Predicted 3D model of a 72-nucleotide RNA (transfer RNA) from a bacterium. The RNAcentral record of the sequence draws on ENA. Its Rfam family is "tRNA". From the family's description: Transfer RNA (tRNA) molecules are approximately 80 nucleotides in length.
RNA sequence: GCGCCCUUAGCUCAAUGGAUAGAGCGCUAGUCUUCGGAACUAGAAAUAGGGGUUCGAAUCCUCUAGGGCGCA
Repeated sequence: GCGCCCUUAGCUCAAUGGAUAGAGCGCUAGUCUUCGGAACUAGAAAUAGGGGUUCGAAUCCUCUAGGGCGCA
């Protein structure tokens, strides 16, 4: 330099172009407990960034950024 793939919550992962983007672990608060842990209840927290297509985009197209693999 060329080709392919990946980027969603603190972490690991879901989500057929269509109801409020969900789950597990973690975090916070409460209940319980002598204390802690466990358990139960509640809560906060995310679509890498820009543009486009569409009635509607995490999903399709394009550019940029970051990462991985292969070729040279």